Model confidence (mean pLDDT): 78 of 100.
Predicted 3D model of a 358-nucleotide RNA (Bacterial RNase P class A) from a Candidatus Palauibacterales bacterium.
The gene name in the source record is rnpB.
Lineage of the source: Bacteria > Pseudomonadati > Gemmatimonadota > Gemmatimonadia > Candidatus Palauibacterales.
It matches the Rfam family "Bacterial RNase P class A". By type it is a ribozyme. Rfam's curators write: Ribonuclease P (RNase P) is a ubiquitous endoribonuclease, found in archaea, bacteria and eukarya as well as chloroplasts and mitochondria. Gene Ontology terms of the family: tRNA processing, ribonuclease P activity and dimeric ribonuclease P complex.
[in-house]
RNA sequence: CGAGGGGAGCGAGGGGCCGCGGACCGGAGCCUUGGGCUCGCGGUUCGAGGAAAGUCCGAGCUCCAGAGGGCAGGGUGCCGGGUAACACCCGGGCGGCGAAAGCCGACGGAAAGUGCCACAGAGAACAGACCGCCCGUGCGGGAGCGCGGGUAAGGGUGAAACGGUGGGGUAAGAGCCCACCGCCCGAGCGGGUAACCGCCGGGGCACGGCAAACCCCACCCGGAGCAAGGCCAAGUAGGGGGAGAGUGGUGGCCCGCCGCGUUACCAUCCCCGGGUAGGCCGCAUGAGGCGUCGGGCGACCGGCGUCCCAGACAAAUGGCCCACGGAACAGAACUCGGCUUACGACUCCCCUCCGCGG
Numbered sequence: 001c002g003a004g005g006g007g008a009g010c011g012a013g014g015g016g017c018c019g020c021g022g023a024c025c026g027g028a029g030c031c032u033u034g035g036g037c038u039c040g041c042g043g044u045u046c047g048a049g050g051a052a053a054g055u056c057c058g059a060g061c062u063c064c065a066g067a068g069g070g071c072a073g074g075g076u077g078c079c080g081g082g083u084a085a086c087a088c089c090c091g092g093g094c095g096g097c098g099a100a101a102g103c104c105g106a107c108g109g110a111a112a113g114u115g116c117c118a119c120a121g122a123g124a125a126c127a128g129a130c131c132g133c134c135c136g137u138g139c140g141g142g143a144g145c146g147c148g149g150g151u152a153a154g155g156g157u158g159a160a161a162c163g164g165u166g167g168g169g170u171a172a173g174a175g176c177c178c179a180c181c182g183c184c185c186g187a188g189c190g191g192g193u194a195a196c197c198g199c200c201g202g203g204g205c206a207c208g209g210c211a212a213a214c215c216c217c218a219c220c221c222g223g224a225g226c227a228a229g230g231c232c233a234a235g236u237a238g239g240g241g242g243a244g245a246g247u248g249g250u251g252g253c254c255c256g257c258c259g260c261g262u263u264a265c266c267a268u269c270c271c272c273g274g275g276u277a278g279g280c281c282g283c284a285u286g287a288g289g290c291g292u293c294g295g296g297c298g299a300c301c302g303g304c305g306u307c308c309c310a311g312a313c314a315a316a317u318g319g320c321c322c323a324c325g326g327a328a329c330a331g332a333a334c335u336c337g338g339c340u341u342a343c344g345a346c347u348c349c350c351c352u353c354c355g356c357g358g
């Protein structure tokens, strides 16, 4: 140089003008005790993201349910740690990939049971002989062919073929025997908190794969979600209670009938409570940001100081100029911690060396 790996940060900034939303102050208007409401008014100040996204995990908060335990169902799954919690993060182990830096892994159990292993192939789990190799035998002049048997080294099929390499051995072969590697077993020794690692001893080796198939083991898990939920509260209709002085209507009683009388209900008047429209809270001080010191390899934790940083409800961030371009993915809606996905025509740091050149 080239190729590659890891990490951090930014997501434009300055000035001027105009505009939009929130808060506060003022002004004006209305209702008015306090005070409240409204405003195309003025001033000050604040005003989207690293992912605000997907809504995939985990929590806070709220309401409902619930003694405890079990079943069902779901999730998680090497070890240690972090955390409010997690399927997240950190450190380590093991396995895989890479020349390396480094990256990836749902990574408990397959000698409890059940099930499955397509296609190809002779044979796919207590397997198997297609080609080949070897022995015997028959035929043939020979190449070779047929039959019987042995074999699993070599070829071939496959994701996977019942340990691997080398040697001995054999007719040819084979853990048949041996060495090394691998594997299994051991309440053996050592290191480590542990996962696990190293060593030692024993065994020719038996035990294929799949559990994001059923299953077994261990641990965890109530449900619904801010349209949660709470408060205030018109008009109309309806509910409850009361007033009944007077008036009206309807029914009952007294009665042969009417009237009078009396009584109930309605209309009338007053009071109470529920709900609706509407308004307010929830809702912006929080597992908070920044700085610094200390502990820890680290995730993270602790002390001190400092800051307040959108809060809408048809829903606010935009436009023009200085200035030639400021672009990509994309925009809050109860709030946090993560993960994942999307993206720039940005910036910086560290690491590796198969290769090229000096």
Stems, first nucleotide, its partner, number of pairs: 001355001002353008010344001014322005020047007027039005049329001053340002056338005061225004073221005078092005093107001094105004108216002113214002115210003130155002132151008163181006182205001183203004188199004229281004235276001239272005247267007288307008